[in-house]
RNA sequence: UCAGUUGGUCGGAUAGCCGCUCCCAGCAAUGGGGGAGGAAAGUCCGGACAUCACGGAAACAAAGUGCCGGGUAACACCCGGGCGGCGUAAGCCGACGGAAAGUGCAACAGAAAAUAAACCGCCGAUGGUUCCCAUACACGUGAUGGGAAAACAGGUAAGGGCGAAACGGUGCGGUAAGAGCGCACCGCUUGGCUGGUAACAGACAAGGCAUGGCAAACCCCACUUGAUGCAAGACCAAAUAGGCCUUCGUUUGAUGUGUUUCCCAUUAGUUGCUUGCAGCUGCGAAGGCGGGUUGGUUGCUCGAGCUAUUUAGCGAUAAAUAGCCCAGAUGAAUGGUUAUCCCUCUUCGGAGGACAGAAUCCGGCUUAUAGACCGACUGACAUU
RNA sequence: UCCUUGAUAGCUCAGCGGUAGAGCAAUCGACUGUUAAUCGAUCGGUCGCAGGUUCGAAUCCUGCUCAAGGAG
Numbered sequence: 001u002c003a004g005u006u007g008g009u010c011g012g013a014u015a016g017c018c019g020c021u022c023c024c025a026g027c028a029a030u031g032g033g034g035g036a037g038g039a040a041a042g043u044c045c046g047g048a049c050a051u052c053a054c055g056g057a058a059a060c061a062a063a064g065u066g067c068c069g070g071g072u073a074a075c076a077c078c079c080g081g082g083c084g085g086c087g088u089a090a091g092c093c094g095a096c097g098g099a100a101a102g103u104g105c106a107a108c109a110g111a112a113a114a115u116a117a118a119c120c121g122c123c124g125a126u127g128g129u130u131c132c133c134a135u136a137c138a139c140g141u142g143a144u145g146g147g148a149a150a151a152c153a154g155g156u157a158a159g160g161g162c163g164a165a166a167c168g169g170u171g172c173g174g175u176a177a178g179a180g181c182g183c184a185c186c187g188c189u190u191g192g193c194u195g196g197u198a199a200c201a202g203a204c205a206a207g208g209c210a211u212g213g214c215a216a217a218c219c220c221c222a223c224u225u226g227a228u229g230c231a232a233g234a235c236c237a238a239a240u241a242g243g244c245c246u247u248c249g250u251u252u253g254a255u256g257u258g259u260u261u262c263c264c265a266u267u268a269g270u271u272g273c274u275u276g277c278a279g280c281u282g283c284g285a286a287g288g289c290g291g292g293u294u295g296g297u298u299g300c301u302c303g304a305g306c307u308a309u310u311u312a313g314c315g316a317u318a319a320a321u322a323g324c325c326c327a328g329a330u331g332a333a334u335g336g337u338u339a340u341c342c343c344u345c346u347u348c349g350g351a352g353g354a355c356a357g358a359a360u361c362c363g364g365c366u367u368a369u370a371g372a373c374c375g376a377c378u379g380a381c382a383u384u
Numbered sequence: 385u386c387c388u389u390g391a392u393a394g395c396u397c398a399g400c401g402g403u404a405g406a407g408c409a410a411u412c413g414a415c416u417g418u419u420a421a422u423c424g425a426u427c428g429g430u431c432g433c434a435g436g437u438u439c440g441a442a443u444c445c446u447g448c449u450c451a452a453g454g455a456g
Base pairs, nucleotide, nucleotide: 001380002379003378004377005376006375007374008373009372010371012341013340014339015338016337017336018335020035021034022033023032024031025030037355041366042365044364045363046362047361048360049229050228051227052226055263056262057261058260059259060258062225063224064223065222066221067081068080069079070078071077082096083094084093085092086091097220098219102218103217104214105213119160120159121156122155123154126153127152129149130148131147132146133145134144135143137140168186169185170184171183172182173181187209188207189206190205191204193202194201195200233298234297235296236295243289244288245287246286247285248284249283250282254266255265256264268281269280270279271278272277273276305324306323307322308321309320310319311318312317342353343352344351345350385455386454387453388452389451390450391449394408395407396406397405402439410426411425412424413423414422432448433447434446435445436444
């Protein structure tokens, strides 16, 4: 100098005038103070808080999570580590338990797709067939021995070919040809040993290889989860007929916010007779129809809070001390304009300022984001 | 504020791991004096977008975009 990786900060500034909303002071006029974000977004996780009667226990279902250790109120988040993949490297990515419990799937191609198999090829040692030679005899279409041919039975999985994937890989020996058939190295499995909290790693011994892939297919194992969300809920005021219909239950039953069981809690009278059933009323549950009110207060914002320093820790984070108060609206405020400066574009007149706008509140994740600034590190080239 | 469902040819919809289909529409031809109907053939798809799992994704998973519906 060029190329790249990674962590963080800001994301227009200041002032005047006119407004909007909340709080404080004041009888009032008025004065003083606060007023969008890093994502306020998606609503994907985790909590706080609230209600379901403050129900309790167990099992199942459903949903989710899934290497190890730590952090945290909690998490699917964060930090550190392990293993695997990518990259020359800095570094980045990983739904990363189990396929030797079971079930299932693999189109097309191919011989064969999971109890392996044999299309081309190689071989044909062995058995059979045919031919040739030799030997002995009883002289033959026979026997024995040797040789050859075809590739019939058969052997083989080295090589070819198909496929996303073909039942360990490379080399040497071995063989008729071959093959973990034997051996060496690598991989794999098992066993204990050493290091590490652990995931895991290392070396050693034994085994000739059994156990291919898919669980973001069902499933198995371990762990977690009650449901509904501030329009939760509480109070005041107003309104109103505490309305009507259907079904079920009312003590061997029903209800108690996924289902079942147990415990516990709650919930009735009467009439009839055939004496355990039916009817009526009441009560409870579920579903539906119709009517009224659709105003206000509260929940509501001081909180797992912010800033600075110190300490502990590799770090996430935690602790201590000091200081600070920082939106709370409800058809919903947070705006407009002028001046100066900064940046970008410009036809030199001007135009514009990334993504985007709180709705109960926090911790995360994900997605959107013009531009500017500050670190840390890697590679290549050049110079000293 | 909270929740659910969907997106496939011009339109309406199937397909839910293995070559993307049906009906209508469109175009051409046949039939007819002509049109319609009928018959035959043809055309037409980034399966909303982007990643991932898998040998393989419209289909399974995740994140976005758009649309429709519901609760109080």